A computed fold for a 72-nucleotide RNA from Betula pendula var. carelica, annotated as transfer RNA. Its mean pLDDT, the model's own confidence on a scale to 100, is 84. Rfam family: tRNA. Rfam classes the family as a transfer RNA. Its family is annotated with triplet codon-amino acid adaptor activity in the Gene Ontology.
[in-house]
RNA sequence: GCCCUUUUAACUAAGCGGUAGAGUCACGCUCUUUAAAGGCGUAAGUCAUCGGUUAAAAUCCGAUAAAGGGCU
Numbered sequence: 001g002c003c004c005u006u007u008u009a010a011c012u013a014a015g016c017g018g019u020a021g022a023g024u025c026a027c028g029c030u031c032u033u034u035a036a037a038g039g040c041g042u043a044a045g046u047c048a049u050c051g052g053u054u055a056a057a058a059u060c061c062g063a064u065a066a067a068g069g070g071c072u
Stems, first nucleotide, its partner, number of pairs: 001071007010024003026042005048064005
């Protein structure tokens, strides 16, 4: 220098054009003499950033950024 992959909640991670889901963590309730574990519930996402395509974009296209890998 060229090419490829990844980026979604505090952490892990699904969703590949049609309502953004789950587990852990946190918080509340329950249970217990108390705590842990268990059960029930709640909160937490401008889907890395910017732009484009589309009636509609986390999803398709381009650029940028970060991380990882390959070739020379």